[in-house]
RNA sequence: CCCUUAUCAAGAGCAGCCGAGGGACUGGCCCGAUGACGCUGCAGCAACCUGCCUGAGGUUGGCAUGGUGCUAAUUCCUUCCCUCCAUCGGAGGGAGAGAUGAGAG
Repeated sequence: CCCUUAUCAAGAGCAGCCGAGGGACUGGCCCGAUGACGCUGCAGCAACCUGCCUGAGGUUGGCAUGGUGCUAAUUCCUUCCCUCCAUCGGAGGGAGAGAUGAGAG
């Protein structure tokens, strides 16, 4: 980098450093010199992998937190297809894109 697969409506912030953009992309809408984004430290959330116990089986439940991950806004909303309601438009489902974990190349 690419492929497979699972999840994505919940949850969880302070300090120090830096100094202008940032929220993937398009448009919107937000965040940002009252210092965002990023980095570091500490704290926290969660439970994918992992370990232990448990269960009886198409694989449950519990505990821990070693490896990741995460701690503004639903993945902030969006694009395409289908269905329903409908005046602008709205609701739901699917696909696509993205993020994270696990695995293969």